[in-house]
Context: one part of a larger RNA
Molecule: small-subunit ribosomal RNA, central domain
Organism: uncultured prokaryote
RNA sequence: CUGGGCGUAAAGCGCGCGUAGGUGGGCGUUUAAGUCGGAUGUGAAAGCCCUGGGCUUAACCCAGGAAUUGCACUCGAUACUGGGCACCUAGAGUAUGGUAGAGGGAAGUGGAAUUUCCGGUGUAGCGGUGAAAUGCGUAGAUAUCGGAAGGAACACCAGUGGCGAAAGCGGCUUCCUGGACCAAUACUGACACUGAGGCGCGAAAGCGUGGGGAGCAAACAGGAUUAGAGACCCUGGUAGUCCACGCCGUCAACGAUGAGAACUAGCCGUUGGGGGUAUUUAAACCCUUCGUGGCGCAGCUAACGCGAUAAGUUCUCCGCCUGGGGAGUACGGCCGCAAGGUUAAAACUC
Repeated sequence: CUGGGCGUAAAGCGCGCGUAGGUGGGCGUUUAAGUCGGAUGUGAAAGCCCUGGGCUUAACCCAGGAAUUGCACUCGAUACUGGGCACCUAGAGUAUGGUAGAGGGAAGUGGAAUUUCCGGUGUAGCGGUGAAAUGCGUAGAUAUCGGAAGGAACACCAGUGGCGAAAGCGGCUUCCUGGACCAAUACUGACACUGAGGCGCGAAAGCGUGGGGAGCAAACAGGAUUAGAGACCCUGGUAGUCCACGCCGUCAACGAUGAGAACUAGCCGUUGGGGGUAUUUAAACCCUUCGUGGCGCAGCUAACGCGAUAAGUUCUCCGCCUGGGGAGUACGGCCGCAAGGUUAAAACUC
């Protein structure tokens, strides 16, 4: 060097776009760089190995051969890889016509409910708990009716339903906008896959500036509980939760399963699209396709389980792992306003 792995044992970057690089469909022709064969030169001697010889033997020494798997040059071979040229359409993309969708951004708007305020009715309680108390209430609460204000979230529909790369997305309307899928043709002609660096997106909490603040609620206060109660329960309650702009860049960012491609029994359900059967329509059934679920053969797996949405059989590219603790820490670098993030050891110890 080769050889092992990454769902749960250590190990898939949170997700995308994409640079270099790596890899790359079919047919023909050309070239001959890789590749393969031959010749020549060189590959010092000694040593190793083989054959023979010389010291009585051996060690030792001498001669010849082999080896020196390399390099250079030259002559060839052309299947495969690479380069050039020409062509193709199965990969990829474009056009046309449709379809579904909480995909994204902005503006507007609706009703239910909570709270507060105003007014009416009305009177002694309300609230809360395991039981209570703190708390609220005769300065008229709770309850109930009418009105107003304001903020936040959208019951039912709702579904192993849908959309999105992931984070995530749910009232309604309008505008702007991304992607996917289906059917039938036409077009381009390998334009592809992956992706070190790089760039972007990225829940919650947190930070900066300015707004907003109904409900909820870290901190905090009080009441209980208790041996104590820095908690669980109760009454309050501030940051925050909301908006705009700018940061942060993390997570059990999970399918704990990187991306792409091909191949490998079936059965059952379901979203979207297309086609068909029979029928008056609806419904139903069958086929097909993209997705999303449940079983299951082969195979795989330490087992659990996975099983066409693979953890099966293969190929390409990237990331990552190498005993536990020390430690995702120290130091240094980079990033950040900070909090901290990222990269990432060692001594020592078992």